Context: one part of a larger RNA
RNA sequence: UGACGGGGGUCCGCACAAGCGGUGGAGCAUGUGGUUUAAUUCGAUGAUACGCGAGGAACCUUACCUGGGCUCGAAUGGGUCUGGACCGGUCGUGAAAGCGGCCUUCCCUUCGGGGCUGGACUCAAGGUGCUGCAUGGCUGUCGUCAGCUCGUGCCGUGAGGUGUUGGGUUAAGUCCCGCAACGAGCGCAACCCCUAUACUUAGUUGCCAGCAUGUGAUGAUGGGGACUCUAAGUAGACUGCCCGUGUAAGCGGUGAGGAAGGUGGGGACGACGUCAAGUCAUCAUGGCCUUUAUGCCCAGGGCUACACACGUGCUACAAUGGUGCAUACAGAGGGCAGCGAGCGUGCGAACGUCAGCGAAUCUCAGAAAGUGCAUCUCAGUUCGGAUCGGAGUCUGGAACUCGACUCCGUGAAGGUGGAAUCGCUAGUAAUCGCGCAUCAGCCAUGGCGCGGUGAAUACGUUCCCGGACCUUGUACA
Numbered sequence: 001u002g003a004c005g006g007g008g009g010u011c012c013g014c015a016c017a018a019g020c021g022g023u024g025g026a027g028c029a030u031g032u033g034g035u036u037u038a039a040u041u042c043g044a045u046g047a048u049a050c051g052c053g054a055g056g057a058a059c060c061u062u063a064c065c066u067g068g069g070c071u072c073g074a075a076u077g078g079g080u081c082u083g084g085a086c087c088g089g090u091c092g093u094g095a096a097a098g099c100g101g102c103c104u105u106c107c108c109u110u111c112g113g114g115g116c117u118g119g120a121c122u123c124a125a126g127g128u129g130c131u132g133c134a135u136g137g138c139u140g141u142c143g144u145c146a147g148c149u150c151g152u153g154c155c156g157u158g159a160g161g162u163g164u165u166g167g168g169u170u171a172a173g174u175c176c177c178g179c180a181a182c183g184a185g186c187g188c189a190a191c192c193c194c195u196a197u198a199c200u201u202a203g204u205u206g207c208c209a210g211c212a213u214g215u216g217a218u219g220a221u222g223g224g225g226a227c228u229c230u231a232a233g234u235a236g237a238c239u240g241c242c243c244g245u246g247u248a249a250g251c252g253g254u255g256a257g258g259a260a261g262g263u264g265g266g267g268a269c270g271a272c273g274u275c276a277a278g279u280c281a282u283c284a285u286g287g288c289c290u291u292u293a294u295g296c297c298c299a300g301g302g303c304u305a306c307a308c309a310c311g312u313g314c315u316a317c318a319a320u321g322g323u324g325c326a327u328a329c330a331g332a333g334g335g336c337a338g339c340g341a342g343c344g345u346g347c348g349a350a351c352g353u354c355a356g357c358g359a360a361u362c363u364c365a366g367a368a369a370g371u372g373c374a375u376c377u378c379a380g381u382u383c384g385g386a387u388c389g390g391a392g393u394c395u396g397g398a399a400c401u402c403g404a405c406u407c408c409g410u411g412a413a414g415g416u417g418g419a420a421u422c423g424c425u426a427g428u429a430a431u432c433g434c435g436c437a438u439c440a441g442c443c444a445u446g447g448c449g450c451g452g453u454g455a456a457u458a459c460g461u462u463c464c465c466g467g468a469c470c471u472u473g474u475a476c477a
Base pairs, nucleotide, nucleotide: 001477002476003474004473005472007471008470009469010468011467012466013465015461016460019424020423021422022421023420026315027314028313029312030311031310032309033308034306035305042053043052064301065300066299067298068297069296070295076124077123078122079121080120081119082118083117084116088103089102090101091100092099093098106115107114108113126290127289129288130287131286135284136283137279138278139277140275142273147186148185149184150183151182152181153162154161155160166177167176168175192267193266194265195264197235198234199233200232201231202230203229207224208223211222212221213220238261241255242253243252244251245250317417321376322375323374324373325372326371327370333364334363335362338357339356342353343352344351345350383414388409389408390407391406392405393404394403430453431452432451433450434449435448436447
């Protein structure tokens, strides 16, 4: 100087408390451990691994296994030699890859050769093989915590200190006052984006108040820019004003004004560093290893196994509910090998046919919870839907291992879950549906977004966890 303390002081955080909803029990989905296996490819492992890399494992992917093949090799470039057009068609063998055969067949030329291409030799190959403890890059975490430093000066023999401590204040090393310090940098904040209000400009594909036309009905039509909206610009919030308090910074106010008030809400943004944290399998890269194989091609299998254990989820156990009929209101997105209206067929998944739309125009698209009426009456049930049987639809070359969906039948566990444990402070939790990426299809209950309905509670900081500053002890560095 740090680190640590079941030392002290001050302070903060859904850290506790106060509340609401869960997990831990059940079934299933998914990941992991273990076990099994020819293989169940590899990595991730307290917090910071375990719906993680994977934003799509039937083949492919694929790195694994078994078997069949290739050896300058799957791709690209150069050199020497040699042959021929290449391409295409076809036959044999074969699971395919591969191996072998047959047919057909060039262009330009200064006649040296060149273009294209097969073979041989050769120079560069290849490796998801090892080392993340040789590395770059990227990332997690402490932590959006308020810290981490420097120049000069001063103090100290020196390590170092001071500044950065103190008194206040703040979300903040934020600001004020004081001070052997005076300044500065990286962080904080602001500048950026979205959202909440208004104005200006613009008015199609969006909108429809007023004026007309028209229909069974619809901005459908003429028209209009008022309104909504769209998308560019501008304004607006700064403790600016008032009162109280304080030296000041600031703090308090059921203060005014205002759509918004004291950081308005959200996002992007992550200091010096820590964990030899993670990644050699995104990529790049040193070294090592391999070269008729640890490379490459192919078929099939495996990554989907199953006594068991754990994590993360979904669906439930019901009446604030289930079922039937009727009916209302979103936002944000996607669409041409696509989205597909309408019409017809089918109980349905879907199929047939065929408009419109590269889309504020057409379409996916029916929002659901909600509301109205009816029914069920506390039961393993009209709860719950696992499992299994049968019949189908769709994608795809192909759904046996191993797809999703539909219909009929079947109708398991489960009656609110021990010890323990998680999330959340407001348009949040809870609850309800919708969309997108990946994608032929999909094991999505995952991820990322969007809107609808919409709470309760916080006395307080003694305690648990993590952190910040000052101080104290130390046999630790």

Small-subunit ribosomal RNA, 3' major domain from Neolewinella maritima, 477 nucleotides, folded computationally. Lineage of the source: Bacteria > Bacteroidota > Saprospiria > Saprospirales > Neolewinella. The coordinates come from a structure-prediction model, not an experiment, and the mean pLDDT is 83.